[in-house]
RNA sequence: GGCGCCAUCGUCUAACGGUUAGGACGCAAGAUUCUCAUUCUUGUAAUCGGGGUUCGAUUCCCCGUGGCGCUA
Repeated sequence: GGCGCCAUCGUCUAACGGUUAGGACGCAAGAUUCUCAUUCUUGUAAUCGGGGUUCGAUUCCCCGUGGCGCUA
């Protein structure tokens, strides 16, 4: 240089083009406990950037950025 794959809450990970963007861990508050831990309840916070297609884009297309792999 060429080709391919990936990018979503603090972390890991789901989501036929129409979801309140879900779950687990974490964190916060409350309940329980003499206290801590455990357990239970509630809450918390996310779509890499810019265009395009579409009535509608996390999802499809293009460009870029970053990461990984293969190849020369």
A computed fold for a 72-nucleotide RNA from Elusimicrobia bacterium GWC2_64_44, annotated as transfer RNA. The source organism's lineage runs through Bacteria, Pseudomonadati and Elusimicrobiota. Its Rfam family is "tRNA". It is annotated as a transfer RNA. Its mean pLDDT, the model's own confidence on a scale to 100, is 82.